Annotation
Predicted 3D model of a 74-nucleotide RNA (c-di-GMP-I riboswitch aptamer). The coordinates come from a structure-prediction model, not an experiment, and the mean pLDDT is 82.
RNA sequence: CAUGCGAAAAGGCAAACCCGCCGAAAGACGGGGACGCAAAACUACAGGGCCUGAGAUGGCAGCCAGUUGUCGAA
Numbered sequence: 001c002a003u004g005c006g007a008a009a010a011g012g013c014a015a016a017c018c019c020g021c022c023g024a025a026a027g028a029c030g031g032g033g034a035c036g037c038a039a040a041a042c043u044a045c046a047g048g049g050c051c052u053g054a055g056a057u058g059g060c061a062g063c064c065a066g067u068u069g070u071c072g073a074a
Base pairs, nucleotide, nucleotide: 005072006071012037013036017032018031019030020029022027035062041067042066043065047064048063049060050059051058
């Protein structure tokens, strides 16, 4: 230094739930709130999977995946 790994410290994000708001729904966004997270950062026809819907052309990245990436004890 790289990979693996995850003690400490710093910083970051924010599930459920509540309020507001958009939407047919799934779900998104804002505020509150913390179950958790080293990728819980980014990427959604053209990888898989899942959700809504009569039907995806609508969604989900906090399901796997891809890309990038902070710190450094054992």